[in-house]
Context: one part of a larger RNA
C1' cells in the first nucleotide's frame, strides 16, 4: 500500500523456525547364563554434564547523581572550625534500583503411523528346499504426529462479534514507563495519582554539626540507632498534563 466503506476486538492455522544430546550410580539381581572367572537384556528409579529459555527472592559482582574514612594541594576577608575544587570516582571501606552470573527456575515427555540394514511367518516357480515370485509380519537416534513460538501479504488476501452512518475512531498537544536509537508500543491527561515535589515508609551508610565534660594533646564520651541520602512503596493536587479569548469561504 493491497485485501472494494471505516474502526476496535477475539480466532482458524496453509506455511515457517525452535527443541531432539548424553554420563554415572541404585533397584531388579550377584538373578538368567556359565565349570569356574566373570555377569547381563528387558523394565523401575535417583542425581549430574553441556546446551537453551526466563528470572533477580537466595549468595555474589557492578552501582561515575548514596553514605562514611583519609592523603597532597588551593580556595572560602588572617588563624582555626566547617565547606567545597584538583588529583583514575584521588584513594580507601560499604552500597539500594536496574543491569547481571559466579546464583535461582524450567526444559528436551508420553504416544500414533511409514519405513532401513536386519529378522520372520506361510509358500510355489523346481513333489524338496527357500523370508519372495502372489499374499502377511517385525524392526532405528530417522521422517510424520506430537511439544514451544511465530504465522491472513495463505492473490482461493480467511473466519467471527461489535460499533460508526459524517463522526465515531484515529491523529495532533502535554506528564511519562512495564517501551525505547528515532519512530512505533503502553500508561495517563482535572470526572486525573503520569511524572515532579512534600510528607511518612523502607533501604544504603554509620552515631553529623553545634554545644559540655575528660585529657599537655591525638582523642573519647553524652546529647546520638544521629544526621545525610539515588533509582523502592504508600499517602498527599502543591507543580506540569492548563484555562479564557478571536478570526474561519460557501450556504443558513
Nucleotide at each position: 500500500u493491497g485485501u472494494u466503506g471505516g474502526a476496535a476486538a477475539a480466532u482458524u492455522g496453509a506455511g515457517a523456525a525452535g527443541a531432539g544430546u548424553u554420563g554415572a550410580c541404585u533397584c531388579u539381581a550377584g538373578u538368567a547364563c556359565g565349570a569356574g572367572a566373570g555377569g547381563a537384556c528387558c523394565g523401575a528409579g535417583u542425581u549430574g554434564a553441556a546446551c537453551a529459555a526466563g528470572c533477580c527472592g537466595c549468595u555474589g559482582g557492578u552501582g561515575u547523581a548514596c553514605c562514611a574514612g583519609u592523603u597532597g594541594u588551593c580556595g572560602c576577608a588572617a588563624c582555626g572550625c566547617g565547606c567545597g575544587g584538583c588529583a583514575c570516582c584521588g584513594c580507601u571501606g560499604g552500597g539500594u534500583a536496574g543491569c547481571u552470573a559466579c546464583g535461582c527456575u524450567u526444559g528436551g515427555g508420553c504416544u500414533g503411523a511409514g519405513u532401513a540394514a536386519c529378522c520372520a511367518c506361510u509358500g510355489a516357480a523346481a513333489g524338496c528346499a527357500u523370508a519372495u515370485a502372489a499374499a502377511u509380519g517385525g524392526g532405528a537416534a530417522c521422517c510424520u504426529c506430537a511439544c514451544u513460538u511465530c504465522a491472513a501479504a495463505a492473490c482461493a488476501a480467511a473466519u467471527u462479534u461489535u460499533c460508526c452512518u459524517u463522526a465515531u475512531u484515529a491523529a495532533u498537544c502535554g506528564u511519562g514507563a512495564u517501551a525505547g536509537a528515532c519512530a512505533a508500543u503502553c500508561a495517563c491527561g482535572u470526572a486525573g495519582a503520569u511524572a515532579g515535589g512534600u510528607u511518612a515508609a523502607g533501604c544504603g551508610u554509620a552515631u553529623a554539626a553545634g554545644u559540655a565534660u575528660a585529657g599537655u594533646a591525638a582523642u573519647a564520651u553524652a546529647c546520638u540507632a544521629a544526621g545525610c541520602g539515588u533509582a523502592u512503596u504508600a499517602a498527599u493536587a502543591c507543580u506540569a498534563a492548563u484555562g479564557a479569548a478571536u478570526u474561519u469561504a460557501a450556504a443558513g
Large-subunit ribosomal RNA, domain VI from Telonemida sp., 252 nucleotides, folded computationally. The gene name in the source record is rnl. The full RNA is in RNAcentral, with records from ENA. The coordinates come from a structure-prediction model, not an experiment, and the mean pLDDT is 82.